Molecule: Bacterial RNase P class A
Organism: Schleiferiaceae bacterium
């Protein structure tokens, strides 16, 4: 220079007319001046608080999330750093199995030697240390090349996956059956780290199939709802009326109108309430549904905040600390828009030109996360050419 990738940033400017919602002045008004007004995703409603209503007598069991480690953080399922693991090529030791370096990329990364399920197809067999198709072995019967009985998981075949793996020894034939080495597992110990973890020594042939974004299983956390929350002001109305469901006894007192009212103690009791359900515990003369009556307007919450910019210290980083500046929409059927006239960018071009400017658009607020997004910068790595 040019392609890839990873990150970060911008994401259409100017003027002019005419509108739209909200502030500020002047004015008695009408009305006139000034000035402000969508985003990186304002979106998905996925996550995690602030904020308010509500609950807030135990107990049980369900429910829901998370899942190396350590740190940020108001908090997190977010992000930093670390670590383990996979996967790529290159290198590089070894005879081989199989180890080591660096580099890039990915990773919800507790636990199938607690239990239970599941594992298509193909295969003899897909979970139990069972099975034996072919093979290879020993017996053994006969029609002498084929059947039976029993051993073999080393060779074949199948499969993503089939008894650790290379080499010896051993054996009728094999087989950790036994050795040397190599990988893995487990138990104990040393050394380094806060820690997840490594790395060494010893020890035990221990060698256990995979699947938990399958049930389960530990460990940890979790009140419920959601601004149409919520609180106040105004205005209006009808505790009426209809249907299920439903205790209304019993004693005492005190009262008058002497068989009713009130009230104490007991019983009975639909329903309710204690986040789903059980137990338990409270409250109980109503509940629950239909029709119908009636408001449907205003203020607060709502916009100065974990705010936003810069400099400067700490800190590998996420982030923190300080010191200066700064005020930047607030609607309520919902304002943020039209029309023109020039720019600027980008593709095409017959060089006259044309044609396009992206996803999207506040609605209690802030941190994340994910998903859209025409074109455009910056900065790193990697490879590639050209130039010196």
């Nucleotide at each position: 220079c040019g392609c890839a990738c990873a990150c970060u940033c911008c994401g259409c400017c100017u003027u002019g007319c005419c509108g739209c919602u909200g502030c500020c002045c002047a004015g008695c008004a009408a009305u006139g001046g000034g000035g402000a007004g969508a985003g990186g995703a304002a979106a998905g409603u996925c996550u995690g608080g602030a904020c308010a209503a509500c609950a807030c007598a135990g107990g049980g069991c369900a429910c829901c999330g998370c899942u190396c480690u350590u740190c940020c953080u108001a908090a997190c399922g977010g992000g930093a750093a670390g670590g383990g693991g996979g996967c790529a090529g290159u290198c590089u030791c070894g005879g081989a199995a199989g180890g080591g370096a660096a580099u890039g990329c990915c990773u919800a990364c507790a636990g199938c030697c607690a239990g239970u399920g599941c594992c298509g197809c193909a295969g003899a067999a897909a979970g139990g240390g069972a099975u034996a198709c072919c093979g290879c072995c020993g017996g053994u019967g006969c029609u002498u090349g084929c059947g039976c009985c029993g051993g073999u998981a080393a060779g074949g075949g199948u499969g993503a996956a089939a008894a650790g793996g290379u080499g010896g020894g051993g054996u009728a034939a094999g087989a950790g059956c036994c050795c040397a080495c190599c990988a893995g597992u487990g138990c104990g110990g040393g050394c380094a780290g806060c820690a997840a973890u490594g790395u060494u020594c010893g020890c035990a042939g221990c060698u256990u199939g995979g699947u938990a974004a399958a049930c389960c299983u530990a460990g940890c956390g979790g009140g419920u709802u959601g601004a149409a929350a919520u609180g106040c002001c105004a205005u209006g109305u009808a505790a009426a009326c209809c249907a299920a469901c439903g205790a209304c006894g019993g004693u005492g007192c005190u009262g008058c109108g002497u068989g009713c009212a009130g009230u104490g103690c007991u019983g009975a009791g639909a329903g309710g309430g204690c986040g789903g359900c059980c137990c338990g515990c409270c409250c109980g003369a109503g509940u629950u549904g239909g029709a119908g009556g009636g408001u449907a307007g205003g203020c607060a919450g709502a916009u100065g905040g974990a705010g936003c910019c810069a400099g400067c210290c700490g800190g590998u980083g996420a982030c923190g600390g300080u010191u200066g500046g700064u005020c930047u929409a607030g609607a309520u059927c919902a304002a943020u828009g039209g029309c023109a006239a020039g720019g600027g960018c980008c593709u095409c071009u017959u060089u006259g030109g044309a044609g396009g400017u992206a996803c999207a658009g506040a609605a209690u607020c802030c941190g994340g996360c994910u998903u859209a997004c025409a074109g455009g910068a910056g900065u790193g790595u990697g490879c590639g050419c050209u130039u010196u």